Model confidence (mean pLDDT): 86 of 100. Small-subunit ribosomal RNA, 3' major domain from an uncultured bacterium, 453 nucleotides, folded computationally. It matches the Rfam family "Bacterial small subunit ribosomal RNA".
Context: one part of a larger RNA
RNA sequence: UGACGGGGACCCGCACAAGCAGCGGAGCGUGUGGUUUAAUUCGAUGCAACGCGAAGAACCUUACCUGGGCUUGACAUGCAAUCGCAACUCCUUGAAAGAGGAGCCUCCUUCGGGACGGUUGCACAGAUGCUGCAUGGCUGUCGUCAGCUCGUGUCGUGAGAUGUUGGGUUAAGUCCCGCAACGAGCGCAACCCUCGUCCUUAGUUGCAAAUCUAAGGAGACUGCCGGAAACAAACCGGAGGAAGGUGGGGAUGAUGUCAAGUCAGCAUGGCUCUUACGUCCAGGGCUACACACACGCUACAAUGGCCGUUACAGCGAGAAGCCACCCAGCGAUGGGGAGCAGAUCUCUAAAAGGCGGCCCCAGUUCAGAUUGCACUCUGCAACCCGAGUGCAUGAAGUCGGAGUUGCUAGUAACCGCGUGUCAGCAUAGCGCGGUGAAUAUGUUCCCGGGUCU
Numbered sequence: 001u002g003a004c005g006g007g008g009a010c011c012c013g014c015a016c017a018a019g020c021a022g023c024g025g026a027g028c029g030u031g032u033g034g035u036u037u038a039a040u041u042c043g044a045u046g047c048a049a050c051g052c053g054a055a056g057a058a059c060c061u062u063a064c065c066u067g068g069g070c071u072u073g074a075c076a077u078g079c080a081a082u083c084g085c086a087a088c089u090c091c092u093u094g095a096a097a098g099a100g101g102a103g104c105c106u107c108c109u110u111c112g113g114g115a116c117g118g119u120u121g122c123a124c125a126g127a128u129g130c131u132g133c134a135u136g137g138c139u140g141u142c143g144u145c146a147g148c149u150c151g152u153g154u155c156g157u158g159a160g161a162u163g164u165u166g167g168g169u170u171a172a173g174u175c176c177c178g179c180a181a182c183g184a185g186c187g188c189a190a191c192c193c194u195c196g197u198c199c200u201u202a203g204u205u206g207c208a209a210a211u212c213u214a215a216g217g218a219g220a221c222u223g224c225c226g227g228a229a230a231c232a233a234a235c236c237g238g239a240g241g242a243a244g245g246u247g248g249g250g251a252u253g254a255u256g257u258c259a260a261g262u263c264a265g266c267a268u269g270g271c272u273c274u275u276a277c278g279u280c281c282a283g284g285g286c287u288a289c290a291c292a293c294a295c296g297c298u299a300c301a302a303u304g305g306c307c308g309u310u311a312c313a314g315c316g317a318g319a320a321g322c323c324a325c326c327c328a329g330c331g332a333u334g335g336g337g338a339g340c341a342g343a344u345c346u347c348u349a350a351a352a353g354g355c356g357g358c359c360c361c362a363g364u365u366c367a368g369a370u371u372g373c374a375c376u377c378u379g380c381a382a383c384c385c386g387a388g389u390g391c392a393u394g395a396a397g398u399c400g401g402a403g404u405u406g407c408u409a410g411u412a413a414c415c416g417c418g419u420g421u422c423a424g425c426a427u428a429g430c431g432c433g434g435u436g437a438a439u440a441u442g443u444u445c446c447c448g449g450g451u452c453u
Stems, first nucleotide, its partner, number of pairs: 007453007015443002019407005026298008034289002042053002064284007073124001077123008088103006106115003126273002129271003135267002137262003140258001142256001147186006153162003166177003192250004197218007221244001224238004300400001304359007316347003321340002325336004366397001371392007413435007
């Protein structure tokens, strides 16, 4: 000077408390550990690993295993020699890759050669091999916490201190006052995007005016009034206002910490492999299963289940696509077939909700795991190992121990919809709207953080 204390003082945060809904018990989905395996590729491991890299493992992906092949190589550049091809077609062998063979046999030219390609040789390629404790870049975390520093001056032998401490105040090192300090920088705030109100302009595919769409502008600044205050900063209350004291949300992450994470996104030093640790192919594996954990989905029912009927969205997406409508099928879907590169057409039915009916508290008309049969679709191909449909089957489960998570308002909870990835596959991710609460006017305690001592 820091850090730490089951030392002190002050302050903050869904940190506790007050509430609401959960998790922990069941079944299933996904991830992980462990075990197994020829292989179950690799990484991530307290918070800050575990629906994480992976915005989608049947082949491919794929890095793993088994087996079969290739060796200037699947890919790049250059040199030398040689051939005239290559592509394409066919034959033999083969699981394919590959190996062997046949057909076909280019263009320019100054006739030297060149373009392009094959073969051979040499330089070299290649490596998801190791080291994230050699690194760049990027990221997580403390933490959107209010801090971290510098110049000059002053003090101290010096390390350093001061400023940055103190009294108030704030979300804030925010501002005011004081002070051997005076200033400044990175952070805070504001400037940026978006939502809410109004105005102007414009508009087809939208529209009577209005709405809507999208471009510009206005508006909020403690500006006004009162209280109390050191009559400072600020605070409390009020008016007006669509909005009031940071209006809501987002983007934005200081100096640094964790030798945090990543050599498997990429780049890169060093080391290692070079007829293999490179590369091609087929099949298998990443999907195993006594078990343990994490995150979810569905339930255990009557604020419910089922049947009929009837409303009201928003964000988005669409051409090898979205697919109206008609027909066939109980259905998944199939056969026809119009419109639409889309404010025009389609996806598009929103669901919870309303109305009417049945069920009558039961392992049930709850729940929907498991299994059988018959099908549909995608795709060379659904055995390992896809999703969906119909019929049948009808498991555990009657609200969950210790413990533990999220959330303070259009939030939680409940409800459905869209989209990226994607041939197909979503209970996950990212968005969207609908219905819409309870509680906190406290800081003793738990956790984390800030300032002084």